A computed fold for a 1484-nucleotide RNA from a metagenome, annotated as small-subunit ribosomal RNA.
[in-house]
């Protein structure tokens, strides 16, 4: 810091997902040891038990205890011992009484709030205990609890009468600076504040302790300290599908109230106060120092630790008190729980533990007050689940360890193997050590400085000891992303963060060995940030990827020319305060390190105060004229309103003329017409729309706007520079305008024309095309408010190269004048640089380069949908989720593709010959059949194909019969030769028996080699699987002319160029032009036959001249011209001439030549394409068989046989059949061969055997041709199928099952429906031979000659090809891709008579406790008056009243949950209907 995933590849848009860190966590699976943290995130659920707040006798009475001493009696051992009595030190306990309990400790439910942070303010305030400072502490009163005694109650707990104490309680005396009031001087910030006088008012415990010093305590005022109360600035979660809220409301004057300001509270007045800078109203949440992330900015969080708040069963409410509206006080209401004699009490773990629930899930009902700290005490000291410490969880973090050294036959085992090895691996094992830890044993702490007794803890630490023992898992290995193999399984069973992995060779699954990472831990699950610039302030977008509002007016906000002056509001620069402490970061220290942890410094952008700066914003005053805006002068225009008017065309009446069709279509048809149309003349009506001019030509904001004339009317341009002096841009909301179609109400209604209705088309045709036809199109009023309202491009404003068109204007320069031509504003087009972009493309009418304003955009579906609001008659705005997918998109490349375009070719059509489809028969194949009819080939490219030849063999297939190291190969051991030959059993294989014996050395012992029998195993064998695991070969495109590099050049890039373009060519052949030069595999040409010639050779060929010879005949000397055989040259190349061609390349005509423009054929098959074909040619991975899926025999199959198709051959006849005569090939092949001559048989053939490895012999008569004859149109003298009958050949054997002959037999078929197939010349057609295979079998295949045509006008159309283009949503690439109904299964959602919880705020009623008020005859000890009685003053119980919680009632808002039905939505293997989109997608 980045990666994977959208494609066939590329850029870019974009989303998902991954590596990172971090937790109060949980699960899995594992666990040695220590140190230091942390541990109910859920049920503010309920809670047994125990403990968290108490202490003072130096505040008090009073009980208690009894050391001690004293007295008196008694016992007597005369100094002991009991008893009573007096004092009495000291203990102790419930009450009074004072302090404390409001701190500690605990949870976050409420709280969106001055609650919290942070900074001010209190001149508007309180403060117990503490510390400072002054002044004073006089005299006196009544009581009261405890106890005592009586008396209710189960208890809880009361009640009466009685005594008594105080630092309880009360009176009086005094007193000031307090406090009230008044007056003065000063001060200041408004209200006040501060000092100095007068007056008034108004306190205490003569307590406690001590011999005493003196100490504690206590009362008034002053000050400080610490804590709090109150107020204000600033900051603080989501929803506007929550826009209005508010009656004590907001302010006043007065009162009351309170520690204190205030509607805090009353009574009066006045009507205000908040809110788009988000008010009320939902919803969520305890804030913050912090913590986690992150380069920061931010984001997320608020566990422990620390500050604040709130709260203590729910709700309300005081009371005490310096302080509470009080967790472990009270009082009331509620709701749970206990007790209970039923009358009635009791009680609050969100304190430590602990329990039960809940949950994925969070601990001892320990120990100590040794240390810190708190509470009373004068103190000792007592309480302190605050604290201090241990237990328990690997829950986190940090430290350590499970050993170290040596040790190579690289052991043994496991995996793997190509079988050689390779790995675990120096790992073990063994040798020689060590002692962390962990165990035992002995020592032994610091924390305590004070009086000192340590909970931890016999811990940490030290010290000896033994003796490698006791201590290693976890996840993962396809990319991302470090780490591979084998075996299982076979779209099973699994896996998975994303991509995506399994359907027989799975690095993806399980499992093993191997290897990575991490380590007492590893993984996984949730969750936060990162990464994500994917909400972009830092730091993104809006033609076409998701985004410009349909347009314009203007509100509010936001932004703003020049230029002088103030001001100091932002900004800026110093300083002060502050920003608690812990964290974080730096340094340095303490724990053996380290977590931990102690000092110290720096940070902390904030935010107050106080000084200073004035450039630039802001503000105040002034000035300017360049925006902007008036004013004069002009000319352009479909701008908009109304009103009047004109022609031409359609219709349709009305008349003539005039007749039989007319419209219409691809073609009809429906429709009109003989009741007279169409056609044409005349006339007439009536509506709508304005041809031609007319133009990327005007105008208008946008929608839009067209005949002409006339009224009213808006806005732009241009010129001049008088005149305002920033008056300006933008615009949330808001107003208006807003095509077309709609919709209400009147009117109109010729044409066209949704719906309709009829004809066609068609599988259907609810379409497309015809015939008609109605809303509606038109006007009037009123509504809608929407469009691909598009330049898919918001508006202003400056700037940034040119070039060339049109529209309206001014200018200049020429002129008699008009142009031309210069030049300038304003519009409106095209091209184009730089810049921009992902490209494509924009380019002064920007999408460059800058300012300012507003809308909007954030993956694709679900959706512009639901719900609710708002408008409106309806359509519209506004506008989600849940759920699903990992893609959905953009712009370009190369391909293919198209019922898109050009150009070319091709026996592609076309022109022609002949065939195929129909017939018999022969073959293949398909179906069937069958015990098997072995297997393969499948459009073209399978079907007379693998099979160049199934009777047995082949033979791979079936049935029986046998064989198991085997029918073949190596290898080891004993043995023998093994073969051969004979007898026998059998259908054969094969059993058994008899006979029978190699070669070679040789030291004569032996050995070798070859052969064979037995045993045993290694092995062998397999035409068994998989051509989709493979190599080899082949087929097709297509013998088409194409495919493709280097280096350069252009694109971000895939690619592009060259290879395209202009000619040519059979050809990417060549020219020519070009950012391309070359190159390479095709192409051609080099090879082979053919044709012409020359030359060399001359047998087995030939025979022209000479000779000899025959019935004949190169038969014989001879020769080698000649043919001819087969070597080796030559010939041809557009070379030569004319014409076309800009040149050329070429091309067209002609010489001349056997041949002419590649002469004709053949061989040659680019990169590649069809997972073409073949595992059954051959080889071969991996799987499968092993007394069988091997082998080996006999017989049968492969030849079957209702059909069907392909391929052929023989016809169907007279251009022929048949019968006699006859003539003329080439290219083969011939020894288990081909066979003459001669007999022999009708003949197939047989007897024979000359010759012959062949230019010598042989196969071997070539047929068709030709001459002649007949046959005459017929199922024929055509045609041979089929059947018999007798025969011949091959072979061991012709039943299943060969071919031939000879007689007989004589079926179909009289030229083939729809289709469809070769051929362009020595070709099609036709006629015969040969050859391979083979023993035999040929209508197949290969080949060779005879004879030998017709026709091509041309490239519109079929079909395949090549080439450039153009469109695409294809890329398995049109055999593509995809939509929609239905139909089935899931899942989430909406609506729904309706039921059913919770929340809110409203009214009304009832109204506890209580505070305040009022009474108050009842009831009261201190003061007063009074001798008493009694009265008064105070106070109270009662008793009314306002408030008021909790209930009641009642309607009303939300929010939810449930609900027959129903509504669309989404996914699913795979189905049903059609064919709507993508190509001109077949109707753009």
């Nucleotide at each position: 810091a980045g990666a994977g995933u959208u494609u066939g590849a590329u850029c870019c848009u974009g989303g998902c997902u991954c590596a990172g860190g971090a937790c109060g966590a949980a699960c899995g699976c594992u666990g040695g040891c220590g140190g230091c943290g942390u541990g109910c995130u859920u049920a503010a659920g309920a809670c047994a038990u125990g403990c968290a707040a108490g202490a003072c006798g130096a505040a008090c009475g009073g009980a208690u205890u009894g050391a001690u001493u004293g007295a008196u009696g008694a016992g007597c051992u005369u100094g002991c011992u009991c008893a009573u009595c007096a004092a009495g030190a000291u203990u102790u306990c419930a009450g009074u009484g004072g302090c404390g309990a409001a701190c500690g400790g605990g949870u976050g439910a409420g709280u969106a709030a001055c609650a919290c942070g942070u900074g001010g303010a209190u001149a508007a305030c309180c403060u117990a205990c503490c510390c400072c400072g002054c002044a004073a502490a006089c005299c006196g009163g009544g009581a009261u609890a405890a106890c005592a005694c009586u008396c209710c109650g189960a208890a809880a707990g009361g009640a009466g009468u009685g005594c008594u104490a105080a630092u309880a309680c009360c009176g009086g005396g005094u007193a000031g600076u307090a406090c009230u009031u008044u007056u003065c001087u000063c001060c200041g910030c408004a209200u006040g504040g501060a000092g100095g006088g007068g007056a008034g008012c108004g306190a205490a415990a003569a307590g406690g302790a001590g011999c005493a010093a003196u100490c504690c305590g206590a009362u008034g005022u002053g000050g400080g300290a610490u804590g709090g109360g109150u107020c204000c600035g600033c900051g603080c979660c989501c929803c506007a599908u929550u826009a209005g809220c508010u009656a004590g409301u907001u302010g006043g004057u007065g009162a009351g109230g309170u520690a204190a300001c205030g509607g805090c509270u009353c009574a009066c007045c006045a009507a205000g106060g908040c809110g788009a800078c988000g008010a009320u109203g939902g919803g969520u949440a305890g804030c913050c120092g912090g913590c986690c992330u992150g380069a920061g900015a931010g984001g997320g969080u608020g566990a422990a630790c620390g500050g604040c708040c709130a709260c203590a069963c729910u709700g309300g409410g005081a009371c005490u008190g310096a302080g509470a509206u009080a967790c472990g006080g009270c009082c009331c209401a509620g709701a749970c729980u206990c007790c209970u004699a039923c009358g009635g009490g009791a009680g609050g773990c969100a304190g430590c533990a602990g329990u039960c629930g809940g949950g994925a899930a969070u601990c001892u009902u320990c120990c100590a007050c040794a240390a810190u700290g708190g509470g009373c005490g004068a103190a000792a000291g007592c309480c302190u689940g605050a604290u201090g410490g241990a237990g328990c969880g690997a829950c986190g973090c940090c430290g350590c360890g499970u050993g170290a050294g040596u040790g190579a036959u690289g052991a043994a085992g496991g995996u793997c193997u190509u079988c050689g090895g390779a790995u675990c691996g120096u790992a073990a094992a063994g040798c020689u050590c060590u002692g962390u830890u962990a165990c035992c044993a002995g020592g032994g702490a610091c924390g305590a400085a004070a009086c000192a007794a340590g909970a931890c803890g016999g811990u940490a630490c030290c010290u000896g000891g033994g003796g490698a023992g006791g201590a290693a898992g976890c996840c993962a290995c396809g990319g991302c992303u470090a780490a591979c193999u084998a075996c299982g399984u076979g779209c099973c069973a699994g896996c998975a963060g994303c991509c995506g992995c399994g359907g027989u060779a799975a690095u993806a699954c399980g499992u093993a060995g191997g290897u990575g990472g991490c380590g007492a831990g590893c993984g996984u699950u949730g969750u936060c940030c990162g990464g994500a610039a994917u909400u972009a302030u830092u730091g993104g977008g809006c033609g076409u990827a998701a985004a410009g509002g349909g347009c314009g007016c203007g509100u509010a906000g936001g932004c703003g020319g020049u230029u002088g002056u103030u001001u100091a509001a932002g900004u800026c620069a110093g300083g002060u305060g502050u920003g608690a402490a812990a964290g974080c970061c730096c340094c340095c220290g303490g724990c053996u390190c380290a977590a931990c942890u102690g000092g110290g410094g720096a940070g902390a952008g904030c935010c107050a105060c106080c000084u200073g700066a004035u450039a630039c914003u802001g503000g105040g005053c002034g000035a300017c004229u360049a925006g902007a805006g008036u004013g004069c002068a002009g000319g352009a225009g479909a701008g908009g309103a109304a009103a009047g008017u004109g022609g031409a065309a359609u219709u349709c009446c009305a008349u003539g003329u005039g007749u039989a069709g007319c419209g219409g279509u691809g073609a009809a048809a429906u429709g009109c017409g003989u009741a007279g149309a169409u056609a044409u003349a005349u006339g007439g009506a009536g509506g709508a729309a304005c041809a031609c001019c007319a133009g990327u030509g005007g105008c208008g904001a946008a929608g839009g706007c067209g005949g002409c004339u006339u009224u009213c009317u808006g806005g732009a341009c241009u010129g001049c520079a008088a005149c305002u002096g920033a008056c300006g841009c933008u615009g949330a909301g808001g107003c208006g305008c807003g095509a077309a179609a709609g919709c209400u109400g009147g009117g109109g209604g010729a044409g066209c024309a949704a719906a309709c209705g009829g004809g066609a088309u068609u599988a259907g045709a609810u379409a497309c095309c015809c015939c008609g036809g109605u809303a509606g199109u038109c006007c009037c009023a009123g509504c809608c408010g929407u469009a691909a309202a598009c330049g898919a491009u918001g508006g202003a404003u400056g700037c940034u190269a040119g070039g060339u068109g049109u529209g309206g204007g001014g200018g200049g320069u020429a002129u008699c004048g008009a142009c031309c031509c210069c030049u300038u504003c304003c519009g409106u087009g095209c091209c184009g640089c730089a810049g921009u972009u992902a490209a494509c493309a924009c380019a002064a009418u920007a999408a460059g380069c800058a300012u300012c304003c507003c809308g909007c955009c954030u993956g694709g579906g679900g959706a512009g949908u639901a719900c609710g609001g708002c408008c409106g008659c309806a359509a519209g705005u506004u506008g989600a989720a849940a759920c699903u997918c990992a893609a959905a998109g953009g712009a370009a490349u190369u391909g293919a593709c198209g019922g898109g375009g050009g150009c070319c070719c091709g026996c592609a059509c076309a022109a022609g010959c002949g065939g195929u489809g129909g017939a018999g028969u022969a073959u293949g194949u398909g179906g069937u059949u069958u015990a098997a009819u072995u297997c393969g080939a499948a459009g073209c490219a399978a079907c007379g194909c693998g099979a160049a030849g199934a009777a047995c063999c082949u033979u791979a297939c079936c049935a029986g019969g046998g064989c198991u190291u085997g029918a073949c190969a190596u290898c080891u051991g004993c043995g023998u030769a093994a073969a051969g030959c004979g007898g026998u059993c059998g259908a054969a294989a094969g059993g058994c028996c008899g006979u029978g014996u190699g070669c070679c050395c040789u030291u004569c012992g032996g050995g070798g080699c070859g052969a064979u029998g037995c045993a045993a195993g290694a092995c062998a064998g397999g035409u068994g699987g998989u051509g989709c695991a493979u190599g080899g070969c082949u087929g097709u495109c297509g013998u088409c002319a194409g495919c493709u590099c280097g280096u350069g050049u252009c694109g971000u890039g895939a690619g592009a160029u060259g290879u395209u373009g202009g000619g040519u060519u059979a050809a990417g052949u060549c020219c020519c032009g070009c950012a391309a030069c070359g190159a390479g595999c095709g192409c051609a040409a080099c090879c082979c036959c053919u044709a012409c010639u020359c030359u060399u050779a001359g047998u087995u060929g030939c025979c022209a001249u000479c000779a000899g010879g025959u019935a004949a005949a190169g038969c014989u000397g001879g020769g080698c011209a000649c043919u001819c055989u087969a070597g080796g040259g030559g010939g041809a190349c557009u070379g030569c001439c004319g014409g076309a061609g800009a040149c050329g390349a070429u091309c067209c005509g002609g010489a001349g030549g056997a041949a002419g423009g590649c002469g004709g054929g053949g061989a040659u098959g680019a990169c590649g394409u069809c997972a073409a074909g073949u595992c059954a040619u051959c080889a071969u991975g991996c799987c499968c068989c092993u007394u069988a899926u091997g082998u080996c025999c006999u017989g049968g199959g492969c030849u079957a046989c209702a059909c069907a198709c392909g391929u052929a051959c023989u016809a169907c006849a007279a251009u022929g059949g048949c019968c006699a005569g006859u003539a003329c090939a080439g290219a083969g092949c011939g020894a288990u061969g081909c066979a003459a001559a001669g007999g022999c048989g009708c003949g197939a053939g047989c007897c024979g055997g000359a010759g012959c490895g062949g230019a010598c012999c042989g196969c071997a008569c070539a047929a068709a041709g030709c001459u002649g004859g007949u046959c005459u149109c017929a199922g024929u003298u055509c045609g041979g199928a089929u059947c018999g009958c007798a025969g011949g050949c091959u072979g061991c054997a012709a039943c299943u099952c060969g071919c031939c002959u000879g007689c007989g037999u004589g079926a179909a078929g009289u030229c083939g429906g729809a289709a469809u197939c070769g051929c362009u010349a020595g070709u099609a057609a036709u006629c015969u031979c040969g050859g391979g295979u083979c023993a035999g079998c040929a209508u197949a295949c290969c080949g060779a000659g005879g004879u030998g045509a017709a026709u091509a006008c041309g490239u519109u159309c079929c079909c395949g090809g090549g080439c450039c283009u153009u469109g695409u949503a294809c890329a398995c690439a049109c055999c593509g891709c995809a939509c929609g109904u239905c139909a089935c299964a899931c899942c989430a959602c909406g609506a729904a008579a309706g039921u059913c919880u919770g929340c809110u705020a409203c009214a009304c009623c009832c109204g506890a406790a209580g505070c305040c008020g009022g009474u108050g005859a009842c009831c009261u000890a201190a003061c007063c008056c009074g001798c008493a009685a009694g009265g008064g003053a105070a106070g109270g119980a009662g008793c009314c009243g306002u408030c008021g919680a909790a209930g009641g009632u009642g309607g009303a808002g939300c929010c939810g949950a449930u609900g027959a039905u129903u509504g669309g939505g989404g996914u699913g293997a795979a189905g049903u209907c059609g064919a709507a989109a993508c190509a001109a997608g077949g109707u753009a």

Annotation: The prediction has a mean pLDDT of 84.